[in-house]
RNA sequence: GCCUCAGUAGCUUAAUGGUAGAGCACUUGCCUCGUAAGCAAGAGGUUGGGAGUUCAAAUCUCCUCUGAGGCU
Numbered sequence: 001g002c003c004u005c006a007g008u009a010g011c012u013u014a015a016u017g018g019u020a021g022a023g024c025a026c027u028u029g030c031c032u033c034g035u036a037a038g039c040a041a042g043a044g045g046u047u048g049g050g051a052g053u054u055c056a057a058a059u060c061u062c063c064u065c066u067g068a069g070g071c072u
Stems, first nucleotide, its partner, number of pairs: 001071007010024004018055001026042005048064005
């Protein structure tokens, strides 16, 4: 230099162009003499960044950043 893959909540991840969900973690409450466990509720997302297509983009297209792998 070229090619491929990945990037979504604090962490691990799901989502066939049509309301971004889950598990763990976190907060509050219940339970307990107390703690853990358990139960219930809640908060937390500019979907790496920018632009385009579309009525509508995490998803399609282009550029770019970061990481992993391969070729030379």
Predicted 3D model of a 72-nucleotide RNA (transfer RNA) from an archaeon.
RNAcentral holds the sequence, with entries from ENA.
Its mean pLDDT, the model's own confidence on a scale to 100, is 83.